[in-house]
Molecule: Bacterial RNase P class A
Organism: Collinsella ureilytica
RNA sequence: GAAGCGGGUCAGACGAUCGCGCGACCCGGGGCUUUCCGGGCGUGAGGAAAGUCCGGGCUCCAAAGGGCUGGAUGCCGGCUAACGGCCGGGCGGAGUGAUUCGACGGAAAGCGCCGCAGAAAAGAAGACUCCCACUGGCGGGCAACCGUUAAGGGAAAAGCUGAAACGGUAGUGUAAGAGACUACCAGCGUCGUGGUAACACGGCGGCUUGGCAAGCCCCAUCCGGAGCAAGCGCGAAUAGGAGUGCUAUGGAUCUGCCCGAUCCGCACUCGGGUAGCGUGCGAGGAGCCAUGUGGUAACGCAUGGACAAGAUAAAUGAUCGUCCACGACAGAACCCGGCUUAUCGAUCCGCUUCGCUU
Numbered sequence: 001g002a003a004g005c006g007g008g009u010c011a012g013a014c015g016a017u018c019g020c021g022c023g024a025c026c027c028g029g030g031g032c033u034u035u036c037c038g039g040g041c042g043u044g045a046g047g048a049a050a051g052u053c054c055g056g057g058c059u060c061c062a063a064a065g066g067g068c069u070g071g072a073u074g075c076c077g078g079c080u081a082a083c084g085g086c087c088g089g090g091c092g093g094a095g096u097g098a099u100u101c102g103a104c105g106g107a108a109a110g111c112g113c114c115g116c117a118g119a120a121a122a123g124a125a126g127a128c129u130c131c132c133a134c135u136g137g138c139g140g141g142c143a144a145c146c147g148u149u150a151a152g153g154g155a156a157a158a159g160c161u162g163a164a165a166c167g168g169u170a171g172u173g174u175a176a177g178a179g180a181c182u183a184c185c186a187g188c189g190u191c192g193u194g195g196u197a198a199c200a201c202g203g204c205g206g207c208u209u210g211g212c213a214a215g216c217c218c219c220a221u222c223c224g225g226a227g228c229a230a231g232c233g234c235g236a237a238u239a240g241g242a243g244u245g246c247u248a249u250g251g252a253u254c255u256g257c258c259c260g261a262u263c264c265g266c267a268c269u270c271g272g273g274u275a276g277c278g279u280g281c282g283a284g285g286a287g288c289c290a291u292g293u294g295g296u297a298a299c300g301c302a303u304g305g306a307c308a309a310g311a312u313a314a315a316u317g318a319u320c321g322u323c324c325a326c327g328a329c330a331g332a333a334c335c336c337g338g339c340u341u342a343u344c345g346a347u348c349c350g351c352u353u354c355g356c357u358u
Base pairs, nucleotide, nucleotide: 001354002353003352004351005350006349007348008347009346010345012323013322014321015320016319017318018317020044021043022042023041025040026039027038028037029036030035046329050340051339053338054337055336056335057334058227059226060225061224070223071222072221073220074219075089076088077087078086079085090104091102092101093100094099105218106217110216111215112212113211114210128159129158131154132153135150136149137148138147139146140145167185168184169183170182171181172180186208188205189204190203191202192201193200194199231279232278233277234276241270242269243268244267245266246265250264251263252262253261254260285307288305289304290303291302292301293300294299324327
């Protein structure tokens, strides 16, 4: 210098004018009770405020405990309020490398599946071609024997099919063959060593037990439900409810009449709900920054510091001027920790590979 890998920060700047929401602030005015109006001052979106995909706080309901059903997670260790998140490690894949990706428990618990092709697709299986000895027939040969064919056998070495053919390669062996035997390799079991563990390395053993759990399933761990339109408080008008009193020897209906029952008016009192208002709701907190400290790290602890968006049909804007690298994605709605997705660009730190110079 080029090409890359990982991580952090910022998200047009400054000024002027006008406008909007909010206020444990100040001034003036009106009501006077809590408040209303005007002005000043202060303050006013994000790294994702988004998707609402996980986890929690908070609230109400439910709830002895256990199980069934259902869902989620799934190598090991740690962090955390918790997690499906994060950190570190192992194993496997990609890359020269920095680094990165992985639903990565169990297939000798059981069931199921393995299309097409192929003889055969999982049972110590399977004989289509090829290979082999024995026996019989036929042909040849003096004979040993050779060729050919049939039946019953041996045999998984070779061919053929396939993603996969019952460990692989080489050798010994044999009638032909075969873990039948030997060496190495893979895998399994076991022992030892190292490691908290996943696992790694080494020894030994019998020779080998296909794949799919992202099909059912098994094992382990976790999970009560609904959500701020949760919930709590104040509370009209009108209607309706309960009680008391009055009208009243009243009217209507059952019923033609009597008794009886029910309903109808007005006033007062009471409590419940609705509209509406307040609260939850932000001077906030499992939060942020700095320093120290423990830890490889995530993170913990200690000390100090800073911090006023809280709207409700919903404010956070507009115009002008100057400058530049010409400005992306995008707008809070109870709050927090994550993940994912979107994003013009600028800048900083660490690292890798290659080239050049000394």